Molecule: transfer RNA
Organism: Chloroflexota bacterium
RNA sequence: UGGGGAAUAGUCUAACGGUAGGACAGCGGACUCUGAAUCCGUCAGUGAAGGUUCGAAUCCUUCUUCCCCAGCCA
Numbered sequence: 001u002g003g004g005g006a007a008u009a010g011u012c013u014a015a016c017g018g019u020a021g022g023a024c025a026g027c028g029g030a031c032u033c034u035g036a037a038u039c040c041g042u043c044a045g046u047g048a049a050g051g052u053u054c055g056a057a058u059c060c061u062u063c064u065u066c067c068c069c070a071g072c073c074a
Base pairs, nucleotide, nucleotide: 001070002069003068004067005066006065007064010024011023012022013021018054026042027041028040029039030038047063048062049061050060051059
């Protein structure tokens, strides 16, 4: 430098263009003599900027970060 892939909550992981879901963690409660376990509830998210569209996490463009492959120089 070229090609490919990835970015969603504190962590991991889903989501045909049509209300962003689940698990773990955290917090509150129930249970318990206390704790663990279990159960119920709750909290919190689409890397950035534009575009297309009635509607974008999803499609298009640019940028940022990371991973893989190839190449160039030394």